[in-house]
RNA sequence: CUACAUCUUCGGGGCAGGGUGCAAUUCCCGACCGACGGUAAGGAACAUGAUGAAUGUUUCAAGUCCGUGACCCGCUUUGCGGUGGAUCCGGUGAGAGUCCGGAACCGACAGUUACAGUCUGGAUGGGAGAAGAUGACG
Numbered sequence: 001c002u003a004c005a006u007c008u009u010c011g012g013g014g015c016a017g018g019g020u021g022c023a024a025u026u027c028c029c030g031a032c033c034g035a036c037g038g039u040a041a042g043g044a045a046c047a048u049g050a051u052g053a054a055u056g057u058u059u060c061a062a063g064u065c066c067g068u069g070a071c072c073c074g075c076u077u078u079g080c081g082g083u084g085g086a087u088c089c090g091g092u093g094a095g096a097g098u099c100c101g102g103a104a105c106c107g108a109c110a111g112u113u114a115c116a117g118u119c120u121g122g123a124u125g126g127g128a129g130a131a132g133a134u135g136a137c138g
Base pairs, nucleotide, nucleotide: 001138004135005134006133007132008131009130010129017029018028019027031118032117033107034106035068036067037066038065042060043059044058045057046056047055048054063105064104072082073081074080075079087103088102089101090100091099109121110120111119
């Protein structure tokens, strides 16, 4: 340093302001939000260098690119399988679904005096995973 094992902690956000109406955070105008891992022509910091070019390290960076997870269904049930939403155009460039500009689109199930991504509920739950500690074959 490390296979592996044990333990601890963490691990999802959002309708302002209006309209209609008996009644709507559910309809309409408008507003706001984006889990986890990967990828990344970019950003930042540090180091080397000569305070340059350049190189290296670390870190941040996609809701709609790849995959995962929750809910739900099935089974031979401490697991496995199925299912699981949505992006284009232009620009730059060797190269862009990730950068710049613009315009779109998506969001489980149940409940409700009126149809829900945002309210209430399962959920003080669960989980992909993340961080740390201890031991340690080798």